The part of an RNA shown here (large-subunit ribosomal RNA, domain V) has 583 nucleotides and comes from a Candidatus Woesearchaeota archaeon. Lineage of the source: Archaea > Nanobdellati > Candidatus Woesearchaeota. It matches the Rfam family "Archaeal large subunit ribosomal RNA". Gene Ontology terms of the family: ribosome and structural constituent of ribosome. The literature on the family includes a 2001 paper in Science by Yusupov et al., "Crystal structure of the ribosome at 5.5 A resolution".

Context: one part of a larger RNA
RNA sequence: CCAGGGACUUCCAGUGGGAAGUGAAGACCCCGUGAAACUUUACUGUAACCUGUUGCUGUGAUGUGGCUUUUGACGUGAAGGCUAGGUAGUAGCAAUCGAAGGGCGCGCGCUAGCGCGUCUGGAUGCGAAAGAUGGGACACUACCCUUCAACAACUGCAUUACUUACCUCCAAAGAGAGGGACACCAGCAGGCGGACAGUUUGGCUGGGAUGGCACACCGUCGAAAAUGUAUCGAUGGUGCCCAAAGGUUGGCUCAGACGGGUCAGAAAUCCGUCGUAGAGUGCAAGAGCAAAAGCCAGCCUAACUGGGAUCUCAACAUGACAGAUCUCAGUACAGAAAUGUAGGUCUAGCGAACCCCUGUAGCUCCUUGAUGGGGCUCAGGUAUGACCGAAAAGUUACUCCGGGGAUAACAGAGUUGUCCCGCCCGAGAGCUCGUAUCGACGGCGGGGCUUGCUACAUCGAUGUCGGCUCUUCCUAUCCUGGCCGUGCAGAAGCGGCCAAGGGUGAGGGUGUUCACCUAUUAAAAGGGAUCGUGAGCUGGGUUCAGAACGCUGUGAGGCAGUUUGUUUAUUAUCUACUGGAAG
Numbered sequence: 001c002c003a004g005g006g007a008c009u010u011c012c013a014g015u016g017g018g019a020a021g022u023g024a025a026g027a028c029c030c031c032g033u034g035a036a037a038c039u040u041u042a043c044u045g046u047a048a049c050c051u052g053u054u055g056c057u058g059u060g061a062u063g064u065g066g067c068u069u070u071u072g073a074c075g076u077g078a079a080g081g082c083u084a085g086g087u088a089g090u091a092g093c094a095a096u097c098g099a100a101g102g103g104c105g106c107g108c109g110c111u112a113g114c115g116c117g118u119c120u121g122g123a124u125g126c127g128a129a130a131g132a133u134g135g136g137a138c139a140c141u142a143c144c145c146u147u148c149a150a151c152a153a154c155u156g157c158a159u160u161a162c163u164u165a166c167c168u169c170c171a172a173a174g175a176g177a178g179g180g181a182c183a184c185c186a187g188c189a190g191g192c193g194g195a196c197a198g199u200u201u202g203g204c205u206g207g208g209a210u211g212g213c214a215c216a217c218c219g220u221c222g223a224a225a226a227u228g229u230a231u232c233g234a235u236g237g238u239g240c241c242c243a244a245a246g247g248u249u250g251g252c253u254c255a256g257a258c259g260g261g262u263c264a265g266a267a268a269u270c271c272g273u274c275g276u277a278g279a280g281u282g283c284a285a286g287a288g289c290a291a292a293a294g295c296c297a298g299c300c301u302a303a304c305u306g307g308g309a310u311c312u313c314a315a316c317a318u319g320a321c322a323g324a325u326c327u328c329a330g331u332a333c334a335g336a337a338a339u340g341u342a343g344g345u346c347u348a349g350c351g352a353a354c355c356c357c358u359g360u361a362g363c364u365c366c367u368u369g370a371u372g373g374g375g376c377u378c379a380g381g382u383a384u385g386a387c388c389g390a391a392a393a394g395u396u397a398c399u400c401c402g403g404g405g406a407u408a409a410c411a412g413a414g415u416u417g418u419c420c421c422g423c424c425c426g427a428g429a430g431c432u433c434g435u436a437u438c439g440a441c442g443g444c445g446g447g448g449c450u451u452g453c454u455a456c457a458u459c460g461a462u463g464u465c466g467g468c469u470c471u472u473c474c475u476a477u478c479c480u481g482g483c484c485g486u487g488c489a490g491a492a493g494c495g496g497c498c499a500a501g502g503g504u505g506a507g508g509g510u511g512u513u514c515a516c517c518u519a520u521u522a523a524a525a526g527g528g529a530u531c532g533u534g535a536g537c538u539g540g541g542u543u544c545a546g547a548a549c550g551c552u553g554u555g556a557g558g559c560a561g562u563u564u565g566u567u568u569a570u571u572a573u574c575u576a577c578u579g580g581a582a583g
Base pairs, nucleotide, nucleotide: 008583009582010581011580012579013578014577015576017575018574019573021570022569029404030403031402032401034400035399036396037395038394039393042199043198044197045196046195049191050190051189052188053187054186055185058162059161060160061159062158063157064156065155066154068152070150071149072148073147075145085144086143087142088141089140092126093125094124101120102119103118104117105116106115107114108113166179167178168177169176202215203213204212211232216238217237218236219235220234221233239387240282241344242343246300247299248298249297250296251295252294254278256274257273258272259271260270280289281288283349285347286346287345304330305329306328307327308326309325310324311323312322319388332341333340334339356381357380358379359378361377362376363375364374365373366372411458412456413454414453415452417451419447420446421445422444423443424442428438429437465540466538467537468536470532471529472528473527474526475525478503479502480501481498482497483496484495485494486493506518507517508516546564547563548562549561550559551558552557
């Protein structure tokens, strides 16, 4: 100096394993006393609509009501000469301006009669006194009552007519036509009212939803021998009941067993003996209770009113409501009295403020002839059970915002009930014989593939099933290799030991993993690698927005029901690897 090889450094071109790569304060899930849109038999309202009434709004007719005045009638319990409305006054009143009586007609009627009109008639008729009656003359006058009729005024309703308000059309200078006191408009009241608006639609929770109430209370256990002590811990209860089931005084003793006894039996009522509670207590459990706290009877209402203190509620450590205990005073009840009693033997049986109601409670204001009304205080009542107490229904896949790995779905981790694979014992099967082979009932492990559980990491994002592609590892070995046992003659098997070098394929329908089927094959083994692998592919499935079916919901909508449709981003910085080059 040439050729080859190795180490190191650098560069170029690629591939996309990793940087739980970059992109976007996760859209799924939950939370927020967040938002929005939509729905409705959620709550509360508002338009619109309907009806009534008043105003604009006037004039008549008919019918039918109301009220007032006038006129005229009406008024019968029995008794009584009679169809006696009430009260008062009074001894007269009516009548030639036509009395009694008679004829005709009308009205009322309780069928007794009464009133009116007209004709005739031509001078009397009715009262006061007596009898009957609560009450005495429709003889006369005044006022009033019941019922009815007529006229008139005012007014309401229904129907109808008019034209001048008002409205419409044609015209525009009038006029005319149609409607018409209706309609329109305005005020007030009632109804209806997702058409529209504002809101609400609880909490706990081994994620949330569904379920439940563990949301207010009580007993026992948990609770670890003071007190206190959690879980959607275990086991049970309460939201009353009772005028006696309360107070007091007196008396009594229960359950059961044995023996006896008419119907009568295992069991009815009766007698005797034993009987510490084995009964009962209004109601859960615990505690308590025998001359009683149980059972029976007498008399009662202390289950009353006012004040004070203490305890629990509320360990330590504080309030409210509520409950309990003690005490003072009053008034009562029972008892001969001593005494006892402030509900039930004790522990559950309960509720703030506002509004409303009650009170022969208190204070005060306004007003009146009298009355009455308002406010405050006191004492009670009506309920909030989400029970220290807003007045309150849903949907969202059309969605949005703020957050959370405080909390779910995938994957990881932990655990291993479940799953897979072993070992021990050996009842039994195997003609006989536990262990060739199989192995009940049980016991002990391994693995970390299944499914669960937990919620430890990740919600300012680690791309989610299956397939395709490509690589590597494990062995609990399907085939191939070596060996042992056999209920191994041989062949073929069955079981086991060593062994992971290599192999373990092709099809059918299904998105499938899986499973089923077909024909082959030495065999068509099982698994891991973020259920290996989407900055490698696909996108059939799941899992947005459109649409449809079935079912469901009043509806908006919903459905581990079905069907169709549906953007798969990223120029490679580092690292890694492949190929090439230079020093």

The coordinates come from a structure-prediction model, not an experiment, and the mean pLDDT is 80.